[in-house]
RNA sequence: ACUGUUAAAGCCAAACCUGCUGUAAGGCAGGGGCGGAAAGCCACGGGUCGAGAAUGAUAGCCGGGUUGCCAGAA
Numbered sequence: 001a002c003u004g005u006u007a008a009a010g011c012c013a014a015a016c017c018u019g020c021u022g023u024a025a026g027g028c029a030g031g032g033g034c035g036g037a038a039a040g041c042c043a044c045g046g047g048u049c050g051a052g053a054a055u056g057a058u059a060g061c062c063g064g065g066u067u068g069c070c071a072g073a074a
Stems, first nucleotide, its partner, number of pairs: 002072003011036002016031006034060001040066003044063003047058003
């Protein structure tokens, strides 16, 4: 570099509930656990969502970039 069937150390945490925050989409914290092998990070391309305005939101929509745990195989 490759693979992610089973297992396993550790990790993340959908819906929903509570609080805070934002005009909103959303975000953050606690509970929760549907799921995840990058569901770590980056809005670069496409998509979606929001808005009175954008240097908006979404990485758990897809692609791309980049770093990385475990196991297997070599």

Record summary
A computed fold for a 74-nucleotide RNA from a Pseudomonadota bacterium, annotated as c-di-GMP-I-GGC riboswitch aptamer. The source organism's lineage runs through Bacteria, Pseudomonadati and Pseudomonadota. Model confidence (mean pLDDT): 79 of 100.